Molecule: transfer RNA
Organism: Bdellovibrionales bacterium
This record gives sequence, structure tokens and C1' cells, in this order.
RNA sequence: UGGAGCGUAGCUCAGUGGCAGAGCAUCGCCUUCACACGGCGAGGGUCGCUGGUUCAACCCCAGUCGCUCCAA
Repeated sequence: UGGAGCGUAGCUCAGUGGCAGAGCAUCGCCUUCACACGGCGAGGGUCGCUGGUUCAACCCCAGUCGCUCCAA
């Protein structure tokens, strides 16, 4: 310098045009003499950023930032 992949909750990840979700973690309740396990529930997100397309964008397009890999 060129090419590819990834970026979504505290962590690991799903979601490929119409509602943002799961597991773990955190908090509360139940259970227990108590703890653990288990059960029920709750909180937590400007979907890396900016712009564009569309009635509608996490999703499509362009640019840009970060990380990883490949080539030179």
C1' cells in the first nucleotide's frame, strides 16, 4: 500500500428490510435454619461513527474509525 472478515447489553454471541433478542453475569422474590443448587421476575442497548437509498435500515449502498487475517 492492496484485499478479506469482524464491530449488537458488563462478557460470549444470534438477528440478512417491518417488535432488538438468547446464554452467562448483576439485582429482587420464592425455596433453605443458613449457603449453594433450582424456580420466577426485573434492570441494563444512541446496534463503532457519518451520510445515502427506502414508507420503513442492526440488515442494502458510500465514506470513515478500531481489531484480526492474507498478499506485497